[in-house]
Context: one part of a larger RNA
């Protein structure tokens, strides 16, 4: 390095946007770098082949062709690739319309739950558990009512639904700001795909600095349980959950399946538009689900939303343990993250 390969065996980056770069739609002049073709020079000699020839054979020697797949130079061809021009519209995009959705950012409302705190009735228990105690409660709990307060989460509806680039997103509702989707075919006229590096975002946990603190709850306490029980079970309970703003940058961050394009049966829902039809329904696009045929796969099992048949870019993988460790080196307050061995063993 060629070659295999990445849903479960080693491997898809967490995702997006984007620089280099790499790779690119039709139709046509030029050009002739690239590729093709003739032609010249050059590629020392000796080794290697292959003829013939010398030493009694052979190793050795000589003679001669052949090769030297290469570079240079020059004459052409010109399909493809590149480079220039010119011209298109299907790709791509813009612009009108329409209509969709827990998409985001930020306000304003809302009711049930729950704690608390007051007052009322009112007593002897509340509470918890396989069973108990701990805890609460005559200083009056708990239950019931009536009133404030406070955070925080939004029951049905709901779904095999929907939106999101992913992470994620559910009360009702102003505003502001995005996205895809459909339909037209007015406009630009490949402006395209991918994406090393880079910049962004990124659940929970945690960090920082200030606010808030109902619930629940690491650590902690004590209470069972136990041979013990630094536990499961109980009652307490502070960080923490929640806000702003700043960091951290990682998850089985999963569909364990990278982007993008083409192309290849059928059946049967469902969401969003559009066409037709009085309608029952038909067709189309986008998109989400299940079964299924080829084919593909070790099978499981994918199967037009491919894991099938091409292609172009990027990441990754190469026994198991050492080890995602050590060491350097780059981020970070800090936690700790990126990068990532080798000895030694099996």
């Nucleotide at each position: 390095u060629u070659g295999g390969g990445u849903u479960u065996a080693a491997a898809g980056g967490g995702a997006g946007c984007g620089u280099a770069g790499g790779u690119g739609g039709c139709c046509u002049g030029c050009u002739a770098a690239g590729u093709c073709a003739g032609u010249g020079g050059u590629g020392a000699a000796a080794u290697c082949u292959c003829u013939g020839g010398g030493c009694u054979u052979a190793a050795c020697c000589c003679a001669g062709a052949a090769a030297u797949u290469g570079c240079c130079g020059u004459u052409g061809a010109u399909a493809c690739u590149g480079g220039u021009g010119g011209g298109c519209u299907u790709g791509a995009g813009u612009g009108c319309a329409g209509a969709u959705g827990c998409c985001g950012u930020u306000g304003g409302c809302g009711g049930a739950a729950u704690a608390u705190g007051a007052c009322a009735u009112g007593u002897a228990g509340u509470g918890g558990u396989g069973a108990a105690a701990u805890a609460c409660a005559u200083a009056g709990a708990g239950a019931u009512g009536u009133c404030a307060u406070a955070g925080a989460a939004c029951a049905c509806c709901g779904a095999u639904u929907g939106c999101g680039a992913a992470g994620g997103c559910g009360g009702c509702u102003g505003a502001c700001g995005a996205a895809a989707c459909u339909g037209u075919a007015a406009c630009u006229g490949a402006c395209a795909c991918u994406g090393a590096g880079g910049c962004u975002c990124g659940a929970a946990a945690g960090u920082g600095u200030g606010g808030g603190g109902a619930u629940c709850a690491a650590a902690c306490a004590g209470g069972a349980u136990u041979a013990g029980a630094u536990a499961c079970c109980c009652u307490g309970g502070u960080a923490g959950u929640c806000c702003a703003c700043a960091c951290u940058g990682u998850a089985a961050a999963c569909g364990a399946u990278g982007a993008u394009u083409a192309c290849u049966c059928g059946c049967u829902g469902c969401u969003g538009g559009g066409a037709g039809g009085u309608a029952a329904c038909u067709u189309u696009c986008a998109g989400u689900g299940g079964c299924u045929g080829a084919g593909c796969g070790a099978a499981a099992g994918c199967g037009a939303u491919a894991a099938g048949u091409a292609a172009u870019c990027c990441a990754c993988c190469u026994g198991g343990g050492g080890a995602g460790u050590a060491c350097g080196c780059c981020g970070g307050c800090a936690a700790c993250g990126g990068u990532g061995a080798a000895a030694c063993u099996c």